Predicted 3D model of RNase P RNA and transfer RNA as a complex of 500 nucleotides. The coordinates come from a structure-prediction model, not an experiment, and the mean pLDDT is 77.

[in-house]
RNA sequence: GCGGGGGGGUUCACGGUCGCGCUCCUGCCCAGCAGGAGUGAGGAAAGUCCGGGCACCGCAGGGCAGGAUGCCAGCUAACGGCUGGUCGGCGAGCCAAGCGCCCGCGCGGGUGCCGAAAGCGCGCGGGAGGCGGCGAAGCCGAAGGACAGUGCCACAGAAACCAGACCGCCAUCCCCAUGCAGGCCCCGGCGCGGGCCGGGGGUGGUCAGGGUGAAACGGUGCGGUAAGAGCGCACCAGGCCCCCGGGAGACUGGGAGCGCUGGUAAACCCCAUCCGGUGCAAGACCCGACAGUGCGGGAGGAACGGCCCGUUCCGAUGAUCGCCAGGAUGGUCGCAUGAGGUCCGCGGCGACGCGUAUCCCAGAGAGAUGACCGUGCAGCCACGCAAGUGGUGGACAGAACCCGGCUUACAGCCCCCCCGUACCC
RNA sequence: GGGCGGUUAGCUCAGCGGUAGAGCAUUCGCUUCACACGCGAAGGGUCGUAGGUUCAAAUCCUAUACCGCCCACCA
Numbered sequence: 001g002c003g004g005g006g007g008g009g010u011u012c013a014c015g016g017u018c019g020c021g022c023u024c025c026u027g028c029c030c031a032g033c034a035g036g037a038g039u040g041a042g043g044a045a046a047g048u049c050c051g052g053g054c055a056c057c058g059c060a061g062g063g064c065a066g067g068a069u070g071c072c073a074g075c076u077a078a079c080g081g082c083u084g085g086u087c088g089g090c091g092a093g094c095c096a097a098g099c100g101c102c103c104g105c106g107c108g109g110g111u112g113c114c115g116a117a118a119g120c121g122c123g124c125g126g127g128a129g130g131c132g133g134c135g136a137a138g139c140c141g142a143a144g145g146a147c148a149g150u151g152c153c154a155c156a157g158a159a160a161c162c163a164g165a166c167c168g169c170c171a172u173c174c175c176c177a178u179g180c181a182g183g184c185c186c187c188g189g190c191g192c193g194g195g196c197c198g199g200g201g202g203u204g205g206u207c208a209g210g211g212u213g214a215a216a217c218g219g220u221g222c223g224g225u226a227a228g229a230g231c232g233c234a235c236c237a238g239g240c241c242c243c244c245g246g247g248a249g250a251c252u253g254g255g256a257g258c259g260c261u262g263g264u265a266a267a268c269c270c271c272a273u274c275c276g277g278u279g280c281a282a283g284a285c286c287c288g289a290c291a292g293u294g295c296g297g298g299a300g301g302a303a304c305g306g307c308c309c310g311u312u313c314c315g316a317u318g319a320u321c322g323c324c325a326g327g328a329u330g331g332u333c334g335c336a337u338g339a340g341g342u343c344c345g346c347g348g349c350g351a352c353g354c355g356u357a358u359c360c361c362a363g364a365g366a367g368a369u370g371a372c373c374g375u376g377c378a379g380c381c382a383c384g385c386a387a388g389u390g391g392u393g394g395a396c397a398g399a400a401c402c403c404g405g406c407u408u409a410c411a412g413c414c415c416c417c418c419c420g421u422a423c424c425c
Numbered sequence: 426g427g428g429c430g431g432u433u434a435g436c437u438c439a440g441c442g443g444u445a446g447a448g449c450a451u452u453c454g455c456u457u458c459a460c461a462c463g464c465g466a467a468g469g470g471u472c473g474u475a476g477g478u479u480c481a482a483a484u485c486c487u488a489u490a491c492c493g494c495c496c497a498c499c500a
Stems, first nucleotide, its partner, number of pairs: 001421010012376007020040009042396001046407002049405005054279004061309004066275005071085005086143001087141004093134003098131002101127008110192005144270002149268002151264003166210002168206009182197005218236006237261002239258002242255005283333004292324001294323003300314004326499002340359003344355004377394001379392005426496007435449004443480001451467005473489005
């Protein structure tokens, strides 16, 4: 330099004029007004997808149902988040043993003739890289269990999950035929020559072959058998279980045994862990208004929420409930000092923790945080060889009880790091 | 602010793992002197969008866009 990746920061700057919310101060003719000072959105304030604080419901009880999470360890107030690791996949690119593909050359086919070619088989040489193997930085993974059980696997196919038997193969039994007719094979065409072969049904064995499918009883070979088969053996891929070694663990290296071998749990389910409900329109206090002998219904209802138990309270002096009617729609608090920010030190690989110093940083209630002007800076467009000139111009978005995350939206700019490789020194 | 539900043909809806359907509407034909009714047929679908699980997704899961509904005080 080229190529491939990762992380972080920022969210235009300065000045002027006018305006808005909140707080404080001052003044005045004090339900308020005027002046001054200070302060005033975000990295996502968003979606409301998780988790917590806080508040109330009986301080929150037992069980069922339901929901959530799901490799291991750690962090944390907690989490479905984060950090570190394990396993699996992807990954720029590299390789070429095997299978397959392409090119070139040579040889072959029972035989005669024909054949311009193609096709088939074998051998040799070469090529690309389809399958395959390795794989950097790094990226991704809802990676518990399919050997607990149940379900599902359309169409096609003989068969879709452990059983079945359509064709085929084999054994056996029965029936009918026994002609030299017919069929098949010997690379293409014609001829010559040669070789092989009965048909149907029943019973049983078999799953190697069929070529359908996303998936076919683990794969290849040898033995074995009437034919076959993990039936036996060797090797390979995986599983279960045992032993030894490493590790805190997930897991991993080695050895022995068992012939154990479809997928699906973002299907039901099983296992482990966690979860009471409602949400600031929660809730507390103050001020004020109206305070219905209204109508219906008839035994349960409320706290308690999907159900049951248990506890307490209300209810035939008629509850709860439904309909109609009435009033208010004001103030204060909750509510801004918090799992808070920044700097430094220490511990830890890290998330994070501990300590010290320092800072106080929006708080509305129909809901403020804005508009315009000037100068400049990125970026973009046009002209120009260039210097430059002119124009344009800054995204997504907008707090409402508060935090920790995740996810989504976003114009640009800046910085740092890692890997591969070429060349130069 | 908080809590729920929905999106499938032009309209209203069904379908909830295995070839996307119904009614109305539209078009054409038949019927009629003509129209309506009736009869027959046809066309019309990114199942809101994107990604994932699965052999297979409208359906299951996740994210997202849009639309709709509910809530407060006194007695």